[in-house]
Molecule: transfer RNA
Organism: Patescibacteria group bacterium
RNA sequence: UGGGACGUGGCCAAAUGGUAAGGCGGCGGCCUUUGGAGCCGAAGAUUGUAGGUUCGAGUCCUACCGUCCCAG
Numbered sequence: 001u002g003g004g005a006c007g008u009g010g011c012c013a014a015a016u017g018g019u020a021a022g023g024c025g026g027c028g029g030c031c032u033u034u035g036g037a038g039c040c041g042a043a044g045a046u047u048g049u050a051g052g053u054u055c056g057a058g059u060c061c062u063a064c065c066g067u068c069c070c071a072g
Stems, first nucleotide, its partner, number of pairs: 001071007010024003018055001027041004048064005
């Protein structure tokens, strides 16, 4: 430099163009002599950034940023 894949809560990770699941962690409660384990509950995402298409975008298109892979 060229080509490709990926980017979603603190971490992991789903989501045919139609209200952003779930798990771990953290928080509150129950239980326990205490802790852990277990059970219950609530919260936390404007989906890497900026545009575009669309009635509607995490999803499609463009350009950038970042990580990884391949080639030189």